[in-house]
RNA sequence: GAGUUUGAUCCUGGCUCAGAGCGAACGUUAGCGGCGCGCCUAACACAUGCAAGUCGCACGAGAAAGGGGGCAACCCCCGGUACAGUGGCGCACGGGUGAGUAACACGUGGAUGACCUUCCCUGGAGUGGUGGAUAACCUGCCGAAAGGCGGGCUAAUACAGCAUGGGACCACGACGCUUUGGCGAUGUGGUGAAAGCGGGCCUCUAUAUAUAAGCUCGCGCUCCGGGACGGGUCCGCGUCCCAUCAGCUAGUUGGUAAGGUAAUGGCUUACCAAGGCGACGAUGGGUAGCUGGUCUGAGAGGAUGAUCAGCCACACUGGCACUGAGACACGGGCCAGACUCCUACGGGAGGCAGCAGUGGGGAAUUUUGCGCAAUGGGCGAAAGCCUGACGCAGUAACGCCGCGUGGAGGAUGAAGGCCUUCGGGUUGUAAACUCCUGUCAGGGGGAACGACGGGGAAAGGGCGACAAACUCUUUCCUCCAGACGGUACCUCCAAAGGAAGCCCCGGCUAAUUCCGUGCCAGCAGCCGCGGUAAUACGGAAGGGGCAAGCGUUGUUCGGAAUCAUUGGGCGUAAAGGGCGCGUAGGUGGUUCUGUAUGUCUACCGUGAAAGCGUACGGCUCAACCGUAUUUUGUCGGUAGAAACUGCAGGACUUGAGGCUGGGAGGGGCUGGUGGAAUUCCCUGUGUAGCGGUGAAAUGCGUAGAGAUGGGGGAGAACACUCGUGGCGAAGGCGGCCAGCUAGACCAGUUCUGACACUGAGGCGCGACAGCGUGGGGAGCAAACAGGAUUAGAUACCCUGGUAGUCCACGCUGUAAACGAUGGGCACUAGGUGCCGGCGGUCUUGAUCCCGUCGGUGCCGGCGCUAACGCAGUAAGUGCCCCGCCUGGGGAGUACGGCCGCAAGGCUAAAACUCAAAGGAAUUGACGGGGGCCCGCACAAGCGGCGGAGCAUGUUGCUUAAUUCGACGCAACGCGAAGAACCUUACCAAGGCUUGACAUCGCCCGGAAACAUCCAGAGAUGGGUGCCUCUUCGGACUGGGUGACAGGUGGUGCAUGGCUGUCGUCAGCUCGUGUCGUGAGAUGUUGGGUUAAGUCCCGCAACGAGCGCAACCCACGUCCUUAGUUGCCAUCAUUCAGUUGGGCACUCUAGGGAGACUGCCGGUGAUAAGCCGCGAGGAAGGUGUGGAUGACGUCAAGUCCUCAUGGCCCUUACGGGAUGGGCUACACACGUGCUACAAUGGCGGUGACAGUGGGAGGCGAAGGGGCGACCUGGAGCAAAUCCCCAAAAACCGUCUCAGUUCAGAUUGCACUCUGCAACUCGAGUGCAUGAAGGCGGAAUCGCUAGUAAUCGUGGAUCAGCAUGCCACGGUGAAUACGUUCCCGGGCCUUGCACACAC
Repeated sequence: GAGUUUGAUCCUGGCUCAGAGCGAACGUUAGCGGCGCGCCUAACACAUGCAAGUCGCACGAGAAAGGGGGCAACCCCCGGUACAGUGGCGCACGGGUGAGUAACACGUGGAUGACCUUCCCUGGAGUGGUGGAUAACCUGCCGAAAGGCGGGCUAAUACAGCAUGGGACCACGACGCUUUGGCGAUGUGGUGAAAGCGGGCCUCUAUAUAUAAGCUCGCGCUCCGGGACGGGUCCGCGUCCCAUCAGCUAGUUGGUAAGGUAAUGGCUUACCAAGGCGACGAUGGGUAGCUGGUCUGAGAGGAUGAUCAGCCACACUGGCACUGAGACACGGGCCAGACUCCUACGGGAGGCAGCAGUGGGGAAUUUUGCGCAAUGGGCGAAAGCCUGACGCAGUAACGCCGCGUGGAGGAUGAAGGCCUUCGGGUUGUAAACUCCUGUCAGGGGGAACGACGGGGAAAGGGCGACAAACUCUUUCCUCCAGACGGUACCUCCAAAGGAAGCCCCGGCUAAUUCCGUGCCAGCAGCCGCGGUAAUACGGAAGGGGCAAGCGUUGUUCGGAAUCAUUGGGCGUAAAGGGCGCGUAGGUGGUUCUGUAUGUCUACCGUGAAAGCGUACGGCUCAACCGUAUUUUGUCGGUAGAAACUGCAGGACUUGAGGCUGGGAGGGGCUGGUGGAAUUCCCUGUGUAGCGGUGAAAUGCGUAGAGAUGGGGGAGAACACUCGUGGCGAAGGCGGCCAGCUAGACCAGUUCUGACACUGAGGCGCGACAGCGUGGGGAGCAAACAGGAUUAGAUACCCUGGUAGUCCACGCUGUAAACGAUGGGCACUAGGUGCCGGCGGUCUUGAUCCCGUCGGUGCCGGCGCUAACGCAGUAAGUGCCCCGCCUGGGGAGUACGGCCGCAAGGCUAAAACUCAAAGGAAUUGACGGGGGCCCGCACAAGCGGCGGAGCAUGUUGCUUAAUUCGACGCAACGCGAAGAACCUUACCAAGGCUUGACAUCGCCCGGAAACAUCCAGAGAUGGGUGCCUCUUCGGACUGGGUGACAGGUGGUGCAUGGCUGUCGUCAGCUCGUGUCGUGAGAUGUUGGGUUAAGUCCCGCAACGAGCGCAACCCACGUCCUUAGUUGCCAUCAUUCAGUUGGGCACUCUAGGGAGACUGCCGGUGAUAAGCCGCGAGGAAGGUGUGGAUGACGUCAAGUCCUCAUGGCCCUUACGGGAUGGGCUACACACGUGCUACAAUGGCGGUGACAGUGGGAGGCGAAGGGGCGACCUGGAGCAAAUCCCCAAAAACCGUCUCAGUUCAGAUUGCACUCUGCAACUCGAGUGCAUGAAGGCGGAAUCGCUAGUAAUCGUGGAUCAGCAUGCCACGGUGAAUACGUUCCCGGGCCUUGCACACAC
């Protein structure tokens, strides 16, 4: 920095990711080299080999085998060699490991006047003489072995002692410098040493060739001083977690004396004293080797302590000492223990945390290699020996670094793959191909550095004696020495030939498509993907990243300001202790002087090396290595500064306190006292109820309640006053009086002189409830009982009622103990109340007014805040101190501790689990929240539905099939404005396969249609007849074949289009501006008004768009134009507007007028508007009806109208045909029709419409039939003809009945349509005459030409209408009103809802 809480927003906050690192492991892949690095686990157990020896120039003894000689004994060589022993030095180094250790273990700086130091360097002095043993060896013996015992011999640089010896040391004495036992000097007395070996020589002495004494050189030995190196001990500071470890301690703390040590010291012992340590964390528990460094980080920090280096500790476990300069000793000893091995069972042996290696453990870590050539170490005079230290090699991509897997050209952008909108795109200059190059690997050849030295010889120098020896330097000889290794490196040959993978591609995060799969299989670090179109699973293609690696897992730091010193917070997100007093601690007013603790400066010391940084250099580069340089501290020392801080001393008054004088107050405690009310008791009056609730009941009452009058008792609480009024630290405090007592405030400015603030622990106070003991008990009232309510009602309501509430004493110690806001001080605009005090002006006084101090509220500016809000009573700006927080849940829980009589309180986790949990604000939706307002929403009415029969649709059931869709409103007389066949999508049986239909290619043919015959249910098959044009390409057509057709198959949740619905509801938005961190707000809210976001006014808004309205159509009035098929007032005429005539009227259909709250009055803000049995007008306040449907909602409906993506079928899910089905039938529902009757039925009767339709049609007149209908055919493509009869109406009759109601059902006989009415049409006549007497709960429509009622027409259609669409006739009732039901609009409020109750 990003992702993730939300519809969106801001904040808080956790989780997660991107980075870097690793002694790694796992998966997969793998060409080479260099340099590093490799048991993090079982300090588990270990077979085998090796890892510490060396010295014959300290000492004694001394082979065998082999070789030679010899007859042999034996001699010689090897050889004074090997092995072993005495002795010396080493074995305390080097190497390993990290178990233990929280400690002077480590780091750093000091101290040692409290110490040691083999070997080494240096200085001084010395090295004389003597003795007795003992290994080895010989011998005897014990034992299985390991090993041991006895006797005898012997040497030394082994051992012992004698001599000599210096303040070397000791005692006493005493001096100087110092100061713990230091240094120097010292008188007297005392103590204390040694070892030789090797080489050479004859100058000196003696034998005298030569050797010895001797001399000399070298190496040793002894004592003492100094140095160096290495150590011991002590101290300051630093060094993990837990306080749910708070007290620990008898050698404990100190002293004296002694012992012990190299040395201080309770290190040890005796005695004496009673101390010592601890909240600055003792003691206890857990964990851990420490450091230089390493990793990370901007840094501060955090994590870590492999390899390398320093220190420490350990060596099977525990303990102990010995030897030694050094050890309490890794490859020494003793004891004990566990384990392993050997054993003759008596007893012995062993210690890989050395190098390899084995087993085991584990996710996991190498060869039983080569060499002492180099470096280093031990011993030795040296040669040399030893050295798993070390140098090398081997093994492992474990890490870092480097190199390669080729380079250049090469477009028909090849083939193949993948995708595709079928055009193409991409893989991709990639390949092929052409020309080059030669690193690495491979083969051949050459070939190192690392070697300095050692030995021999010669020369020169040093020591010595002019010598030898010894030693140093130079030269020569090349005698000896390379593990790595014939390796690096160089060169030649050949050949692009042998050498690329891994992860990822939804966002974070760089990189996308196809197929498969279908909440399956799977993925996943977080958010999350997968339920048929998955960029997230699996595969492929392409792409991205890194590359001999790449991913994953684990782990560390970072990001995380998410423990915040740098650098956070606590009103509401987690977080202020319930409140006070006060201890330690922290912090501290003005001024002067001194000091120098902190602080600052300079210099010195130290801060190992390596590492890091910088520069240069060496390996071809780099990694790696070398050289130089820089850096590193709470460190030590010396000198200095004095502002601030500390410390010491002095002074001051403003902080703080005291004193004097006042007034305010439910502050506290104690004792009295008062009235009202409630209840109980007694009594009078009085009678049937009272009480209680939403309504009731339980309860009380005729044994006299309730009501009312009088009297008495008891307990508790103090009405009104009472107030964002007072007091108190908080909890809290309320009648009146008195006593005792605390605090605050005001005025005076007399005193003290910083005496202050805060406050971990501690102590005290602390509502209610609760507990203990004893009182008290009127009312109220947990528990409990009863009555109600309810689905239930362990509740809410009612009737009762016990603890308790009250008092005294004691305990408890909590709370939304809240201002959810710790205390103190200071500073920072204002305005306005209230309480207490004081002052000023004026006044006689009070009040008003002005000012001031303290307290308590409200509003508000800056500032702050995530916002809300806070805002001199801060949540602003600062300082000081305390408390507290660190994701949610688990949990304020468990365990432990402390407290409590108990209840319980205080302190306070973890496992596990989630990707959030939260705060504030925003927009919606919602509310049995509020306000305002609409709608046949209710109400008021009229008529229905729900009951009956039938019609129709649906569910269900049935069926071979009963095709499919539609499902609350908004599916159900819906798609269907016409299912007998067809339709038809369904089912059965029988048939077709380029197909019923479209386009194209190739091959073959000339027919097909038509007519007719046969078979068949038909489709179809078979036969006969007929048999085209031509420019010869073909057209048309049949057959075959290939592309393809076809699908009412699935997905309406992939879609377009269309539609329903909220809803003809009044809303929905935008631009600019403004406000807000932002979501968003404003505008659109408000005051009026409207049918309306309609209009007016106001307003940080100003405008605009889609909606509303208007514009459009119809109807209603008038005018005008035009009169045929229409009309007829006037004239003539007829049976008849029939005809002449006329177009005035009606009507028709073109155009216009008219209505706008325009006028008047009232009302209202003088506005918009509203009101008026006002005017005028055919019509009046939108005139009535229609068309018109904003942004959007319902994944609403439709893939079966059509279109369409992807999926599926392809001799079938396609196509044709016959028959059947969609018409089934126990039920159930919706929508209708007809009724139940008299507002009616029936009969009669020349009453009166309008819309429409008509040529495969409407069909007149006339005729026939009871009728459906038949016949007939005039007229009419229709204001002309036809359908066409309107029906209710009117008149008569019936008289309340299952009827003269109703018409279902059924029988018979017919009519019509049609190829065909069986399944399955409509109609007619006669007969039959079912249910039904107005319909439970519930429910629907309608506000006027409406409901109701009456008929008529049309679409579809061969036929079929109770449905649908339309038309006219007759023609009502009611609306007080908006409380309630339903739906809707606006404002507001709450919200833990947002797929939104």
Predicted 3D model of a 1397-nucleotide RNA (small-subunit ribosomal RNA) from an uncultured bacterium. It matches the Rfam family "Bacterial small subunit ribosomal RNA". RNAcentral holds the sequence, with entries from ENA.